RNAcentral holds the sequence, with entries from ENA.
The RNA shown here (transfer RNA) has 73 nucleotides and comes from a Chitinophagaceae bacterium.
Rfam family: tRNA. Rfam classes the family as a transfer RNA. Gene Ontology term of the family: triplet codon-amino acid adaptor activity.

[in-house]
RNA sequence: GCGGACAUAGCUCAGAUGGUAGAGCGGCAGCCUUCCAAGCUGCAGGUCGCGGGUUCGAACCUCGUUGUCCGCU
Numbered sequence: 001g002c003g004g005a006c007a008u009a010g011c012u013c014a015g016a017u018g019g020u021a022g023a024g025c026g027g028c029a030g031c032c033u034u035c036c037a038a039g040c041u042g043c044a045g046g047u048c049g050c051g052g053g054u055u056c057g058a059a060c061c062u063c064g065u066u067g068u069c070c071g072c073u
Stems, first nucleotide, its partner, number of pairs: 001072007010025004019056001027043005049065005
């Protein structure tokens, strides 16, 4: 220098053919318990790496760009 994969909640990851994003663990509150743990219920937490474009509408399509990893030269 060239090619490819990945980037979504605090962590690990889902997310059909474009229709305003979920799970598990963790956090907080409540219930239960003599207390704790366990269990049950609920809540909070995201401008989907960043910036443009297309579209009525983008995590998804497209262009650029940043980071990590892999391969080639």